[in-house]
Context: one part of a larger RNA
RNA sequence: CCUGGCUAAGGGAAAUCGGCAAAUUAGCCCCGUAACUUCGGGAGAAGGGGUGCCAGCCGCGAGUAGUGGCUGGUCGCAGUGACUAGGGGGGCCCGACUGUUUAAUAAAAACGUAGCUCCCAGCUAGCCCGUGAGGGUGUGUACUGGGGGUGACACCUGCCCAGUGCCGGCACGUGAAACCUCGGUUCAACGGGGUGAAGCGCCGGUAAACGGCGGGGGUAACUAUAACCCUCUUAAGGUAGCGAAAUGCCUUGCCGGAUAAGUACCGGCCUGCAUGAAUGGUAGAACGAGGUCCCCACUGUCCCUAGCCAGGACCCC
Numbered sequence: 001c002c003u004g005g006c007u008a009a010g011g012g013a014a015a016u017c018g019g020c021a022a023a024u025u026a027g028c029c030c031c032g033u034a035a036c037u038u039c040g041g042g043a044g045a046a047g048g049g050g051u052g053c054c055a056g057c058c059g060c061g062a063g064u065a066g067u068g069g070c071u072g073g074u075c076g077c078a079g080u081g082a083c084u085a086g087g088g089g090g091g092c093c094c095g096a097c098u099g100u101u102u103a104a105u106a107a108a109a110a111c112g113u114a115g116c117u118c119c120c121a122g123c124u125a126g127c128c129c130g131u132g133a134g135g136g137u138g139u140g141u142a143c144u145g146g147g148g149g150u151g152a153c154a155c156c157u158g159c160c161c162a163g164u165g166c167c168g169g170c171a172c173g174u175g176a177a178a179c180c181u182c183g184g185u186u187c188a189a190c191g192g193g194g195u196g197a198a199g200c201g202c203c204g205g206u207a208a209a210c211g212g213c214g215g216g217g218g219u220a221a222c223u224a225u226a227a228c229c230c231u232c233u234u235a236a237g238g239u240a241g242c243g244a245a246a247u248g249c250c251u252u253g254c255c256g257g258a259u260a261a262g263u264a265c266c267g268g269c270c271u272g273c274a275u276g277a278a279u280g281g282u283a284g285a286a287c288g289a290g291g292u293c294c295c296c297a298c299u300g301u302c303c304c305u306a307g308c309c310a311g312g313a314c315c316c317c
Base pairs, nucleotide, nucleotide: 001312002311003310004309005308006307007306008305010303011302014301019298027051028050029049030048031047036041038152052074053073054072055071056070057069058068059067060066075079087296088295089294090293091292092291093290094288095287099111100110115150116149117148118147119146120145121144126137127136128135129134154282155281156280158213159212160211163210164209165206166205167204168203169202172201173200174199179194180193181192182191183190214232215231216230217229218228241275242272253269254268255267256266257265
């Protein structure tokens, strides 16, 4: 010096990206337990008290098994005497939850999930595997099977079908070969005309389909602001909500809270570079080896190091 372990006056996170690590707590009995809540929970919330041994006595019990209790006494620093054995509380973000995952750097806010919704399909179906025969779904049949999205529950889910896609329609236009017909010196090649499927054009529908959801100017008897007006323009110009956010460039925005001091955190504001409704929006109890901030307790993390034990390395013999 390394690894493992023990202890430490006073202080108690000042250490550090961060309480990482360590310490604290711990079993059982009794008392007692808040906000919030989907009334189940939250709860072992939190916070207190007790705990050994001896003697006598009283219950329950059929009982000299067991078990609950009362009174008195008694020892220690300490009685779950060793082992065993939760630290706790509060705010916020994300995901509802139990689950699943990168075998060997990631366990998560990723995946899944019940629930919601859209699409395909009437069975010789739809979807999938196979060149095919054939096979799976399924010896099932729409309360079924397959595919996409969203992701419990609650309150909700606005406007746009111009583009792209899908679905439907179809008078008309276009539209290959074949077929009919005319021309081609008789034949053929070849040329013209007719007929005319799908598709496209055309007409409509459809956004929990892919997606999209404006700009300029003026105006109120302080100022400021603009319910109001004008104008350009679009398929329609972002509704309810939420908002410096896991999204805000400017930015350490501004105000408030907490601190002596806070680019962090929480609440509010809205000037949203570039929020926004199943690419779901907002809320939310419970849950989480998730992320972030604060407080109490506790500590060698630190002030600031020291001593000890075991093994190893190094050095010396």
Notes
This is a predicted structure of a 317-nucleotide part of an RNA (large-subunit ribosomal RNA, domain IV) from Methanothermobacter sp. Model confidence (mean pLDDT): 87 of 100. RNAcentral holds the full RNA, with entries from ENA.